[in-house]
This is a predicted structure of an 82-nucleotide RNA (SAH (S-adenosyl-L-homocysteine) riboswitch aptamer) from Acidithiobacillus marinus. Taxonomically the source falls in Acidithiobacillus (Bacteria, Pseudomonadati, Acidithiobacillales, Acidithiobacillaceae).
RNA sequence: CGAGUCGAGGAGCGCUGCAGUCGCCAUAUUUCUGGCGGUCAGGCUCGGCCCGGUUACUCCCGUAAAACCGCGCUCGCUUUCA
Numbered sequence: 001c002g003a004g005u006c007g008a009g010g011a012g013c014g015c016u017g018c019a020g021u022c023g024c025c026a027u028a029u030u031u032c033u034g035g036c037g038g039u040c041a042g043g044c045u046c047g048g049c050c051c052g053g054u055u056a057c058u059c060c061c062g063u064a065a066a067a068c069c070g071c072g073c074u075c076g077c078u079u080u081c082a
Base pairs, nucleotide, nucleotide: 001052002051004049005048006047007046008045009044010075011074012073013072014071015070018043020039021038022037023036024035025034026033042068
């Protein structure tokens, strides 16, 4: 750094539907693309576990959690005002 998995970022309901994904159809003709339908708003960030790759590698100290998440509604928590 990448993949998988788990957890955290307060919670619930509804809506749309991009990516992804599943199915169908079509084109192309060995390899791309398009159309339709279903599903779909933690896919982001941080951390744990594990696998792989790359790089670095002397040790110590300090910091200690956060930032964000389409639209609408409801609740919870905190603060302030009435």
It matches the Rfam family "SAH (S-adenosyl-L-homocysteine) riboswitch aptamer". Its family is annotated with regulation of gene expression and S-adenosylhomocysteine metabolic process in the Gene Ontology. Model confidence (mean pLDDT): 75 of 100. The sequence is in RNAcentral, with records from Rfam. Of the family's consensus pairs, 100% are formed in the model.